[in-house]
Predicted 3D model of a 346-nucleotide part of an RNA (small-subunit ribosomal RNA, central domain) from a metagenome. The coordinates come from a structure-prediction model, not an experiment, and the mean pLDDT is 89.

Context: one part of a larger RNA
RNA sequence: UUGGGCGUAAAGGGCAUGUAGGCGGCAUGACAAGUCUGGUGUGAAAUAUCUCGGCUCAACCGAGAAAACGCACUGGAAACUGUCAAGCUUGAGUAUCGGAGGGGAAGCUAGAAUUCCUGGUGUAGGGGUGAAAUCUGUAGAUAUCAGGAAGAAUACCGGUGGCGAAGGCGAGCCUCUGGCCAGAUACUGACGCUGAGAUGCGAAAGCGUGGGGAGCGAACAGGAUUAGAUACCCUGGUAGUCCACGCUGUAAACGAUGUGCACUAGGUGUUGGGGGGAUAUCCUCAGUGCCGUAGCUAACGCGUUAAGUGCACCGCCUGGGGAGUAUGCUCGCAAGGGUGAAACUC
Numbered sequence: 001u002u003g004g005g006c007g008u009a010a011a012g013g014g015c016a017u018g019u020a021g022g023c024g025g026c027a028u029g030a031c032a033a034g035u036c037u038g039g040u041g042u043g044a045a046a047u048a049u050c051u052c053g054g055c056u057c058a059a060c061c062g063a064g065a066a067a068a069c070g071c072a073c074u075g076g077a078a079a080c081u082g083u084c085a086a087g088c089u090u091g092a093g094u095a096u097c098g099g100a101g102g103g104g105a106a107g108c109u110a111g112a113a114u115u116c117c118u119g120g121u122g123u124a125g126g127g128g129u130g131a132a133a134u135c136u137g138u139a140g141a142u143a144u145c146a147g148g149a150a151g152a153a154u155a156c157c158g159g160u161g162g163c164g165a166a167g168g169c170g171a172g173c174c175u176c177u178g179g180c181c182a183g184a185u186a187c188u189g190a191c192g193c194u195g196a197g198a199u200g201c202g203a204a205a206g207c208g209u210g211g212g213g214a215g216c217g218a219a220c221a222g223g224a225u226u227a228g229a230u231a232c233c234c235u236g237g238u239a240g241u242c243c244a245c246g247c248u249g250u251a252a253a254c255g256a257u258g259u260g261c262a263c264u265a266g267g268u269g270u271u272g273g274g275g276g277g278a279u280a281u282c283c284u285c286a287g288u289g290c291c292g293u294a295g296c297u298a299a300c301g302c303g304u305u306a307a308g309u310g311c312a313c314c315g316c317c318u319g320g321g322g323a324g325u326a327u328g329c330u331c332g333c334a335a336g337g338g339u340g341a342a343a344c345u346c
Stems, first nucleotide, its partner, number of pairs: 003318004007300002012314001014201004021194003025088002028085004033081002035077008049065006091191001092188006098181002103177003107173003110154001114150008125136002162169002206247006215241002220236004258313006266291011295302002319346003328339004
């Protein structure tokens, strides 16, 4: 608990689709539910407010007035909200003609590199480090040449460059498939925005079953370093990393900035369209960067990609610790996730 806030102080849900709900463009007519207005009834008395009066004053007591704009019934108004009817095209969408893209899924293929295997040449070292050692090598290593196998990742192009809602996406080709952008024409006619629950997607690690296993590499072993060294460095190395299917559902899931719409100086790069031109360049739409005006901000900074000015809807915060703990419920095979306190203490 009114309110004030949420880039960095506590606080934007990881992201989307969408149910209920909330909110909703222009113009006409009707209705009268909300709204405004009149009347009637009621809203007891006492109390409270105002005026007057009675106790010498006051407290106290008495009388009168006003009010209680709340509810019900009834008469009226019609701008706004709502409902109904019939319309409009600017919001939204559809079609056709064009365009860019590492958007997604499946398949096929390629060349470097690495490791291993086989064979040739060749001989004593190689490897590693700050320096060493563990390790490896005369059973022929390292180096070099030829052939073969395997798995994983795709140098250059490559770019505050592209695509995607986010997570994320990078060799080439083919197939299937989602979204986006500009202009022109035609069409639908408010079909829109947001979105509690719900549903789907969701890096890495982890889990289950079955494959695969080159390199790297938690754990582990050894060698060093050190006072010690359960580390940093070195030599090895298992899970894992890869694939298929299923689960998990979390991250500094970050722009630490919810989504949508409108408005508010410019300058300068860049990506993809369109238009005009004298082929200098100019205008415009959609992205993506930098600087900066007004304004905002505690400052830093933000600044048409807002953290400016407004509207609509959702989520969240309310001193630190205890604590994202306990408990209950719920999801999960488990690990654990979601929801989520209090005592006490400063």